This is a predicted structure of a 464-nucleotide part of an RNA (small-subunit ribosomal RNA, 3' major domain) from an uncultured Candidatus Peribacteria bacterium.
[in-house]
Context: one part of a larger RNA
């Protein structure tokens, strides 16, 4: 001095209560253990792993396993040799690859030679997702957007060390007052930064019915407890409620921003790099196959179980964004997926573009017109190739499953709940993931005894 306490006193947080809605039963997606298996690559393991690295494994990718090959190598410098490149073409083979024919002769330079590219040869050397994240750099989780973490000079104390940071008040906040052996800084708070909501000015084209306006995109404004009133503390003054104007009131909401510093936390597989390890292999190519298996168990999610619904039929209204190997419009064909067609756009121009809502019908509580796993057909798209193992339609079939033990989980407002849409990755696509967008739009808390985590003082200790 910490640390710990089924000690104490204050304080906070969707921590509990109060509310709404889910997970834990079911099918399924998908991740993990396990197991299985030539191989099921590897990593991540309480919180802080487990729809996580992966923002997209049929080949590739990829790192795994079989099998066939290579040996200065797929990639790079550097030397010596030949041929410029480069074009078409046979055979053998799963394919890496090996053995062959044929055509070609360019640029620079007077020549020697160069450049570029190919093949061969020699050896320096490449190569290596091979260990080691307990040798590291860098970047990240977590406590925690919690209110700490220190320092210098004085003061105290033999000394570790204390004091400043305690106290009373007050705040989201060591925030800010007062006061005191402290008196000031620093790292954090908070503001500055980005978005959104009001208003002005300015420009408006592809936006708008023209000028106002909506809208875009560029600069300003605008909210500081400033203004009243009431209370608390100590007069100054600081605070707390309450009112007035206001688009917004006491941080206006959101974001981004993460103090010393803990967890030898994670990552050598994204990269980078010390060591140590392979060097006719733990390095390279190619085929095929596996990362997709399956008695089980666990996470995360979708669909559901239905009348506040399901179905059929009319009918309305966004936003974020994306588009030239692209988005596709009108028109035609098919029950549809799709295909045919080509207008128009390198996009405020032109294209992708809602669905729950409402307005009528029908069904009437039934394992059903509920639900939609599973399976048989048949066709469509992609892509060299959909058997292992893609994705969509049509008809058929038509399973669990009637609100879910013990237990858990998320949310405080335009939130939660329910729709539905759009991106990244992509040839497709296992996308029910992730990110974003918008429509519709609650309840509930005016409490802090209790559980969880934290903060600040204090106490107590055989513990460091």
């Nucleotide at each position: 001095a910490g640390a710990c306490g089924g000690g104490g006193a204050c304080c906070c947080a969707c921590a509990c209560a109060a509310g709404c809605g889910g997970u834990g039963g079911a099918g399924c997606a998908u991740g993990u253990g396990g197991u299985u298996u030539a191989a099921u690559u590897c990593g991540a393991u309480a919180a802080u792993a487990a729809g996580c690295g992966a923002g997209g494994a049929a080949c590739c990718u990829u790192a795994c396993c079989a099998a066939g090959a290579c040996u200065u190598g797929a990639c790079a410098u550097c030397c010596c040799g030949a041929g410029a490149a480069c074009c078409c073409u046979g055979a053998a083979g799963a394919a890496a690859u090996u053995c062959g024919g044929g055509g070609g002769u360019g640029c620079c330079g007077u020549a020697a030679g160069g450049a570029a590219u190919u093949c061969g040869g020699u050896g320096a050397c490449a190569g290596g997702u091979g260990c080691u994240g307990c040798a590291u750099g860098g970047u990240u989780g977590u406590c925690g957007u919690c209110a700490g973490c220190u320092c210098g000079u004085g003061c105290c104390u033999u000394g570790a060390g204390g004091u400043g940071u305690a106290c009373g008040g007050u705040u989201a906040a060591g925030u800010c007052c007062g006061c005191a052996a402290a008196c000031g800084a620093g790292c954090g708070c908070a503001a500055c930064c980005c978005u959104u909501g009001u208003c002005c000015u300015u420009a408006g084209u592809u936006g708008c019915a023209u000028u106002u306006u909506u809208c875009u995109a560029a600069g300003g404004a605008g909210a500081c407890u400033g203004c009243c009133c009431u209370g608390a503390c100590u007069u100054a003054g600081u605070u707390a409620g309450g009112g007035a104007g206001g688009a917004a009131g006491g941080u206006a909401a959101g974001g981004a921003u993460g103090a010393c510093g803990u967890c030898a936390a994670a990552u050598c597989a994204g990269c980078a790099u010390g060591g140590c390890c392979c060097u006719u292999a733990u390095g390279u190519c190619u085929u095929g196959g596996g990362c997709g298996a399956c008695a089980c168990a666990c996470g995360u999610g979708c669909u559901a179980c239905a009348a506040u619904g399901g179905c059929c039929g009319g009918c309305a209204c966004a936003a974020u964004g994306g588009g030239u190997a692209g988005c596709c419009a009108a028109g035609g064909a098919g029950u549809a997926a799709u295909c045919c067609g080509g207008a128009g756009c390198c996009a405020a121009u032109c294209c992708c573009u809602a669905a729950a809502a409402c307005c009528g019908g029908u069904c009437u509580c039934a394992g059903u017109u509920c639900g939609g796993a599973u399976u048989g057909a048949g066709g469509g798209c992609u892509g060299c190739a959909a058997c292992u193992c893609g994705c969509c339609c049509u008809c058929a079939u038509g399973a669990a499953g009637u609100u879910g033990g013990a237990a858990u989980c998320g949310c405080u407002a335009g939130u939660a709940a329910a729709c539905g849409c759009g991106u990244a990755u992509c040839a497709g696509c296992c996308a029910u993931g992730u990110c974003g967008c918008g429509u519709u739009g609650a309840a509930u808390a005016u409490g802090u005894u209790c559980c969880u985590g934290g903060g600040u003082c204090u106490u107590g200790u055989a513990c460091u």

RNAcentral holds the full RNA, with entries from SILVA. The prediction has a mean pLDDT of 80.